């Protein structure tokens, strides 16, 4: 000097061409990512569409998963 621990500014750590972490003050808790302000990118839940499975004689329609859009919220706690 560059890179990463979700983006931008700060902390705060590591590592050195890699992008990962047993590190990021302890313990604990959240699904929620190391942390402060803003984000809302993941992660959480509703609503729609569509796509799978399964049940079902067919159509439908419940149920579970995933994908796209819209809202809503955005881990706590204590040392």
């Nucleotide at each position: 000097a560059g890179u990463g621990g979700u983006c931008a500014c700060g902390g705060u750590c590591a590592c050195u061409a890699u992008a990962a972490a047993a590190a990021g003050g302890a313990c604990u808790u959240u699904a929620a990512g190391c942390u402060g302000u803003g984000a809302g990118c993941g992660u959480u839940u509703c609503c729609a569409u569509c796509c799978u499975g399964c049940a079902u004689a067919u159509u439908u329609u419940a149920c579970a998963g995933g994908a796209u859009g819209g809202g809503a919220g955005g881990u706590a706690g204590c040392c």